[in-house]
RNA sequence: GCCGAGGUGGCAGAGUUGGUCAACGCACCGGUCUGAAAAACCGGCAAUACAGGUUCGAUCCCUGUCCUCGGCA
Numbered sequence: 001g002c003c004g005a006g007g008u009g010g011c012a013g014a015g016u017u018g019g020u021c022a023a024c025g026c027a028c029c030g031g032u033c034u035g036a037a038a039a040a041c042c043g044g045c046a047a048u049a050c051a052g053g054u055u056c057g058a059u060c061c062c063u064g065u066c067c068u069c070g071g072c073a
Stems, first nucleotide, its partner, number of pairs: 001072007010026002019056001028044005049065005
């Protein structure tokens, strides 16, 4: 340099024929329970790498950039 895969909460990780709840788990916060704690249960919090474009509407499609991983040279 070329090709391919990927970037989603504090962490890990799904989802997308383009549509109004972005799942589940851990963490964190509040509550129930307990003499108190742990565990368990209930509730809550919080995210689509960046910039443009297409569209009534973009996590999803298109273009560019950045970053990570793998392959070729």